[in-house]
Annotation
The prediction has a mean pLDDT of 77. This is a predicted complex of two RNAs, RNase P RNA and transfer RNA, with 410 nucleotides together. It holds a member of the Rfam family "Bacterial RNase P class A". The family's RNA type in Rfam is ribozyme.
RNA sequence: AAGGUGGGUUGGACGACCGCGCUAUUCGGCGAGGAAAGUCCAGGCUCCCUAGAGCAGGAUGCUGGAGGCAACUCCAGAUAGCCUAAGCUAUGGAAAGUGCCACAGAAACAUACCGCCCACCGCUCCUAAGGAGCAGGGGCAAGGGUGCAAUGGUGGGGUAAGAGCCCACCGGCGGAAGGGCGACCUUCCGGCCAGGCAGACCCCGUCCGGAGCAAGACCAAAUAGGAGGAGAAGGAAGCUGCUCGCUGACUCCUCGGGUAGGUCGCAAAGAUAAAUGGUCGUCGCCAGCCAAAAGGCUGGAACAGAACCUGGCUUAUAGACCCACCUUCCCU
RNA sequence: CGGGAUGUGGCGCAGCUUGGUCAGCGCGCGUGCCUUGGGAGCACGAGGCCGGGGGUUCAAAUCCCCCCAUCCCGACCA
Numbered sequence: 001a002a003g004g005u006g007g008g009u010u011g012g013a014c015g016a017c018c019g020c021g022c023u024a025u026u027c028g029g030c031g032a033g034g035a036a037a038g039u040c041c042a043g044g045c046u047c048c049c050u051a052g053a054g055c056a057g058g059a060u061g062c063u064g065g066a067g068g069c070a071a072c073u074c075c076a077g078a079u080a081g082c083c084u085a086a087g088c089u090a091u092g093g094a095a096a097g098u099g100c101c102a103c104a105g106a107a108a109c110a111u112a113c114c115g116c117c118c119a120c121c122g123c124u125c126c127u128a129a130g131g132a133g134c135a136g137g138g139g140c141a142a143g144g145g146u147g148c149a150a151u152g153g154u155g156g157g158g159u160a161a162g163a164g165c166c167c168a169c170c171g172g173c174g175g176a177a178g179g180g181c182g183a184c185c186u187u188c189c190g191g192c193c194a195g196g197c198a199g200a201c202c203c204c205g206u207c208c209g210g211a212g213c214a215a216g217a218c219c220a221a222a223u224a225g226g227a228g229g230a231g232a233a234g235g236a237a238g239c240u241g242c243u244c245g246c247u248g249a250c251u252c253c254u255c256g257g258g259u260a261g262g263u264c265g266c267a268a269a270g271a272u273a274a275a276u277g278g279u280c281g282u283c284g285c286c287a288g289c290c291a292a293a294a295g296g297c298u299g300g301a302a303c304a305g306a307a308c309c310u311g312g313c314u315u316a317u318a319g320a321c322c323c324a325c326c327u328u329c330c331c332u
Numbered sequence: 333c334g335g336g337a338u339g340u341g342g343c344g345c346a347g348c349u350u351g352g353u354c355a356g357c358g359c360g361c362g363u364g365c366c367u368u369g370g371g372a373g374c375a376c377g378a379g380g381c382c383g384g385g386g387g388u389u390c391a392a393a394u395c396c397c398c399c400c401a402u403c404c405c406g407a408c409c410a
Stems, first nucleotide, its partner, number of pairs: 001328010012283007020031004033303001037314002040312005045212004052244004057208005062077006078091005092203002097201002099197003113144002115140004121136001122134005152170006173190007216264004226255006237247002257409003285300006333406007342359004352390001361377005383399005
């Protein structure tokens, strides 16, 4: 210098004028964002009598530690995969059980289509022992073929042919010992029957009552306190299901009638379809043109926009800046 | 603002729970036959990567995550 990785900051600045919303006796004061977004989580707040038990249901998931009410975040590590590397991605259990693995294929958890073999049984022939042939019967899973996947892999020995049958190395599993708080790792021994999917049901650990500011409280106004239907002390309803427990009388649907106002909740932006803007000047950034240069002229600046509040997650984002690290090249 | 549902040829819908070569049905469209002509009828055919992207899996319309679009419901009194 180029390319890249991880993390962070900012999201033009100042002034003048005009305009808008809220507030204030006046002067005046305050007035969008890092995401205000999606509404995906958690909490505050409010109501549901109490917020109880079990089932169902939902959320979450490597290990240790720290912060936090929680969601979640951070630090350090483990295993696997990817990258030359910095780094990135994933994460309970498949030997508890059930289910699925289409087509193809003999077989997808138990098997033999093609094939190899005749040690053993049987048959036939030659025959003294014995030998040869067949594949009825039997052995094998090495090779071929199918498939995403064929049940350890490679090499050697061995055998009738073969095979963890035996051996070496590698991989998996189990046991023991050692190390680590732990995920897990190392060594030794053992015998090779057990593939994938839990973002399939499920199992294990932890957690979870429901609804939401149109919650809810108060004031005011108005109407026909109505009609029909369904359910209800053999238990309605009590804020998603079922059962128990508790309370114990109205509840639901359709039609019809009326009001569609205010205050609080509610905030140093703020509630009403809802303000937060525009112009000019100076400076800064980027691009183009002119100029030898100083500089001048023109144009541009993303994503987006509060509606009860707060903390997180995710998504969108032009440009600028900072820190740490990696790879390659060049110079000293 | 809050809550919920849906997205599959031009239109209306199945298929999603139990993933498989399975993308289907009706209407519509095109061509041919029939008819004097049209309609109806008959035969054949075209038209889709399942709203978009990513992931799990051998395999995704279907399962999981993130976006996008559309639709529905919700005021109070009595």